[in-house]
RNA sequence: CCUUGCUCAGGAUGAACGCUGGAGGUAUGCUUAACACAUGCAAGUCGAACGGUCUUUUGACAGUGGCGGACGGGUGAGUAACACGUAAGUUAUCUACAUUCAGGAGAGGAAUAACAAAUGGAAACGUUUGCUAAUACCUCGUAGUUCUCAAUUGUGAGAUAAAGAAACAUGUUUUCGCCUGGAUAUGAGCUUGCGGCUGAUUAGCUAGUUGGUGGGGUAAUGGCCUACAAAGGCUUUGAUCAGUAGCUGUUUUGAGAGGAAGAACAGCCACACUGGGACUGAGACACGGAACAGACUCCUACGGGAGGCAGCAGUGAGGAAUUUUUGGCAAUGGGCGUCAGCCUGACCAAGCAACACCUCGUGAGGGAUGAAGGCUUUUGGGUCGUAAACCUCUUUUCUCAUUGAAGAAAGACUGACGGUAUUUGAGGAAUAAGCAUCGGCUAACUUCGUGCCAGCAGCCGCGGUAAUACGAGGGAUGCAAGCGUUAUCCGGAAUUAUUGGGCGUAAAGCGUCUGUAGAUUGUUUAAUAAGUUUACUGUUAAAUAUUGGAGCUUAACUUCAAGCAGGCAUUGAAAACUAUUAGACUAGAGUACAAUAGGGGUAAAGGGAAUCUUCAGUGUAGCGGUGAAAUGCGUAGAUAUUGAAGAGAACACCAAUGGCGAAAGCACUUUGCUAGGUUGAUACUGACAUUGAGAGACGAGAGCUAAGGGAGCGAUCAGGAUUAGAUACCCUGGUAGUCUUAGCUGUAAACGAUGGAUACUAAGUGGUGCUUUUAGUACUGCUGUAGCUAACGCGUUAAGUAUCCCGCCUGGGGAGUACGCUUGCAAAAGUGAAACUCAAAGGAAUUGACGGGGGCCCGCACAAGCGGUGGAGUAUGUGGUUUAAUUCGAUGGUACACGAAGAACCUUACCAGGACUUGACAUGUUGAAGAGUUCCUUGAAAAGGGAAUGUGCUUUUAUAGAAUUCAAACACAGGUGGUGCAUGGCUGUCGUCAGUUCGUGUCGUGAGAUGUUGGGUUAAGUCCUAUAACGAACGCAACCCUUUUUUUUAGUUGUUUUUCUAGAAAUACUGCCGGUGAUAAAUCGGAGGAAGGUAGGGAUGACGUCAAGUCAGCAUGCCCUUUAUGUCCUGGGCUACACACGUACUACAAUGAGUAAGACAAUGAGUUGCAAGCUCGUGAGGGUUAGCUAAUCUCUUAAACUUAUUCUUAGUUCGGAUUGUAAGCUGCAACUCGCUUGCAUGAAGUCGGAAUCGCUAGUAAUCGCUGGUCAGCUAUACAGCGGUGAAUAUGUUCUCGGGCCUUGCACACACCGCCCGUCACACCAUGGAAAUUGGUCAAACUUGAAGUAGUUUACUUAACGGUUUUUACUGGGGGUGUCUACUAAGGUUGGGUUGGUAACUAGGGUGAAGUCGUAACAAGGUAGCCGUACUGGAAGG
Repeated sequence: CCUUGCUCAGGAUGAACGCUGGAGGUAUGCUUAACACAUGCAAGUCGAACGGUCUUUUGACAGUGGCGGACGGGUGAGUAACACGUAAGUUAUCUACAUUCAGGAGAGGAAUAACAAAUGGAAACGUUUGCUAAUACCUCGUAGUUCUCAAUUGUGAGAUAAAGAAACAUGUUUUCGCCUGGAUAUGAGCUUGCGGCUGAUUAGCUAGUUGGUGGGGUAAUGGCCUACAAAGGCUUUGAUCAGUAGCUGUUUUGAGAGGAAGAACAGCCACACUGGGACUGAGACACGGAACAGACUCCUACGGGAGGCAGCAGUGAGGAAUUUUUGGCAAUGGGCGUCAGCCUGACCAAGCAACACCUCGUGAGGGAUGAAGGCUUUUGGGUCGUAAACCUCUUUUCUCAUUGAAGAAAGACUGACGGUAUUUGAGGAAUAAGCAUCGGCUAACUUCGUGCCAGCAGCCGCGGUAAUACGAGGGAUGCAAGCGUUAUCCGGAAUUAUUGGGCGUAAAGCGUCUGUAGAUUGUUUAAUAAGUUUACUGUUAAAUAUUGGAGCUUAACUUCAAGCAGGCAUUGAAAACUAUUAGACUAGAGUACAAUAGGGGUAAAGGGAAUCUUCAGUGUAGCGGUGAAAUGCGUAGAUAUUGAAGAGAACACCAAUGGCGAAAGCACUUUGCUAGGUUGAUACUGACAUUGAGAGACGAGAGCUAAGGGAGCGAUCAGGAUUAGAUACCCUGGUAGUCUUAGCUGUAAACGAUGGAUACUAAGUGGUGCUUUUAGUACUGCUGUAGCUAACGCGUUAAGUAUCCCGCCUGGGGAGUACGCUUGCAAAAGUGAAACUCAAAGGAAUUGACGGGGGCCCGCACAAGCGGUGGAGUAUGUGGUUUAAUUCGAUGGUACACGAAGAACCUUACCAGGACUUGACAUGUUGAAGAGUUCCUUGAAAAGGGAAUGUGCUUUUAUAGAAUUCAAACACAGGUGGUGCAUGGCUGUCGUCAGUUCGUGUCGUGAGAUGUUGGGUUAAGUCCUAUAACGAACGCAACCCUUUUUUUUAGUUGUUUUUCUAGAAAUACUGCCGGUGAUAAAUCGGAGGAAGGUAGGGAUGACGUCAAGUCAGCAUGCCCUUUAUGUCCUGGGCUACACACGUACUACAAUGAGUAAGACAAUGAGUUGCAAGCUCGUGAGGGUUAGCUAAUCUCUUAAACUUAUUCUUAGUUCGGAUUGUAAGCUGCAACUCGCUUGCAUGAAGUCGGAAUCGCUAGUAAUCGCUGGUCAGCUAUACAGCGGUGAAUAUGUUCUCGGGCCUUGCACACACCGCCCGUCACACCAUGGAAAUUGGUCAAACUUGAAGUAGUUUACUUAACGGUUUUUACUGGGGGUGUCUACUAAGGUUGGGUUGGUAACUAGGGUGAAGUCGUAACAAGGUAGCCGUACUGGAAGG
């Protein structure tokens, strides 16, 4: 930079929760348990249909009868369906009441409730006998309509009606009813096209099933039902099955396309405790009807009964959560009635709730000494803030009073709301502001508290002592009667992409091909009109939404009007395109002919080299193998060598970046059979094409089955090594396998990580074929333009520009796992989730760091040398241990003779004990004193007590000032207490390494690059040259100091002498010559020169790294302490001592040690000092005292060295530790704990294991001298000075460190990195599981209530018919019962499907500091990875 996911800002809601709450209007209010319901109400009405009872004579009432109760109201369980929506059909239908038209209403009859009597029951409710009415019921007559039959369009035959009531004007009256038929309207039934959920881990379903015929049934079509024969019907355009769900107008969001939802209002459907079935009726299979079964509740006298709020209120329960057991029929609407009227939890209203939307208010104007107070502060101030107070004004709202509607229609009457809306007046700024946020996204900052705690958090993340992120205060911001949070939906999200995405490497091209359905498809003519375009008509209810108006003071709200798009349907029109039909063409495709290249396939035959084995010869002790070895083979003759024979597998050279094939793949030679490509020219067919879901074929290796074969190689295995281990890498053997035949498997990083086809789009340059060879064509490579790409890169062989078809992707992990299914002998393959978890995982490129990557270069880095350390003794530091304390710090390199240039007291910070508390030290206030000095005394001292002496300084002589002491009270002092991870300053280290950057320009989307790289060269990013860079900065170098040479000036204390000291100047620059080199830079050699290539040394340390070191040098923030963590004192400790390490000194000796004599320096130091000389002492030193404030005097004799001599290889005449003793010095004081001297003592040690350090020339080595600190000293240390004075390297293989370029990378806290798996522990979700417990679905059998249909003559029966025996009998019809069929619930059985639980078990995920290894990332130390097989604690091999 990209890809991709997560998250936020917006809008919405029947919401809920937290804090808060003034008013009004309009809407809305069980989203959960279609859970159970106490109580009241929600459907009645008609006396003008009827008989009766009571009565105030007008009403009321039970019953018969009529109409209504199928409306209105509720709910959304079921339903994936003609349920809904939309458009059609019904010549296949019904419709009470209503409207309209036409006609009619004649004659008769038999009962029955109420009632009365008797009687059963607890009750509910009945039973028997008797009486009675009707608009209840029945018969006959009439009928043009209707129906049936025959017949055929004109008829015939048959069947079928009726009811009365009221009024008074008493009638040919009026009104209301009744019957028949037609029509209208309304409502309903049925049928059909199209439309709208998910799952294929549901692929086959269906027997009344599909259609037919006959019959039945219905208002009506129809397998709706039944009998018969037929075998159909649905389905990948997703049947069946499973899950979920009332549908719609609409609502919400969105720019839209879309997405989500289906509260309120409106339309349709379904349901009414659960289940099935029917009656009545115009209409129901009926919410407030009936019968039955079941569950539940209630009553009961136990015999039996009653009930159904998903109506309005209300209760319980559930839940985060949803209101009053209100008023009225005044309005609108409904039922009944001629009316009056009655009924109406429909409805109209009120009540509760900020639950939503809308409107208003909580005051307005003025007012600065910017009040008080809060907060903050750099102490100056700032801010809350004109905010308040105060002055003036107003009254929406509030309180009180006044007035007072519309809504009422039709003249009067009639208003629940309601004394409500409204009006007027009075009072008084009065009654009325909160919530959230303030790290970024995102508007708004500070103080205190806290200290990875408490807590916050939408994401990133915040909190470990200076938190704008937690909590609080102040301030600010946003919204406002609300504000936040939570939940859900859309948006942002182009994050499922039709509009509008992708697949080389990020997720994603099937391993490859053939081909079905499908999709797409050359040129041309004609026709049709399915798609398409257009016009008309119908419809798409109202409401909603949009626009314009109107009404409430505005708005929300209500209302009027207008109107589009889109959908479906009807009827026309057009004919370009698509399609269909018919015809034509040849450019796509194919066929024929002739050539041609090839490891294309398959089968057979043949060949040589090598290996191994066997036999034979020669020959002798080893061979083989490795980093090195061993196992192994060999004197029973190996290896080696020669000859012969055999076996199996693979085919050197040619050979290539080359050829062929669809891919996998194909290579010795020859032959048979066979497929495809390419080229050429001419004929033929005439779109025959492309792609391709399913399907089929092929498909490396490993693996499996069977039979062969088996030389070499070689999983597993055995042994030997390596190793901490080594189930590995290495070695010796060696089984399966590798080979052949016949089958199976079907996978690979099966890769160009790139599907196929067609067309177009710059060039250049190779290779392989064909051809008629300047050219064309097919294939195969490289570079590269435009263009594309996140970049890398691709680029006529596209990853460019376009079209067509297929496959696939949608964050990482869980997981290619689980379950299910299919395939397979198995191994396994195919298909393929979820829970849970994370805020990332990933691609390409960049800069670093890193590599047991590469190249170049440098350094005492190695090598070559010299001398050491490590062994001994001692000194010193550290660790550890000890201790009352052994003060503290420094701790790889970069601590450890370091802070400390010097611990006996002091220092001193530590410990024990004794003391003090404004303090040992500073400033300020008040008062007093007078400084000061000396002495005595207690005490370990600090400290305390007492005595004596003294009366100071300045000056303006004082009640003054300065300084000092004491006392008092506070502010404060003090702290070597903590934090070096809050800091300053200083320092170490990489490293005196050569690097680190900037401006402008250019390149790149960008990070960045270029410059700074390349070729040379240098000590150097030093210089030259090349160069999209040109310049510049910090570093390098130079400038500075010093040593060396010369000149010059000056000079005492120095001076034979240009010696010395101090200053000034000169000199060296690769300047000159030659070689090399690009003519450069430079380098090599030479000359001259005191010095030659930086002449030697020093000072000087870039950007940065290590949270490096230091709060105990100093300074300092914050924290802590304040009769102590401060201060004073005495004593002790820092000096301890089984031990370990570092750094040094002295040695181990003859290049030496001792003795004697002799010679030559330089740097330095000195008045509290250095001290000559003399003198005493063996000596350290003492005494005395010249000189010197130093080129004058002193420290001060330098030593190694030279000469002479002793020692003669020994634990010594080496070595000097240790110890004894006697002295000296410093100092108040040498016990712990100083140094020195003399005498005596005489330890270890005979050159040092592994390892390791320094040094390249006046260097190493060696020798002494001086100084600081300091009373003294533990100095063998440190800092300097000079004397003597080497060896080796002209190299970069290796070790270490560094620089530059390049490469890889999974690292960026940067390899002391990252990271994998087992095991152990905790938690979480999931799979399996003996089993157990539910739901649900279908089936089989059984039982079978009510009911309907049928059956039956067992019982019974007023009307009608017949008979005559006429108070009877009989027929028809009805009823009851029996039986049959269907059938709910129930029972039994075995299944399907889907849940819960589960001992045990499996893997997975997560978890600051567990165990074992180190598999991966660098050549990751054996390159890694893919598929498969075997195998191992684990990664793995």

A computed fold for a 1437-nucleotide RNA from Phacus triquetrus, annotated as small-subunit ribosomal RNA.
The source organism's lineage runs through Eukaryota, Euglenida, Spirocuta, Euglenales and Phacus.
It matches the Rfam family "Bacterial small subunit ribosomal RNA". Gene Ontology terms of the family: ribosome and structural constituent of ribosome.
The sequence is in RNAcentral, with records from Greengenes.
The coordinates come from a structure-prediction model, not an experiment, and the mean pLDDT is 84.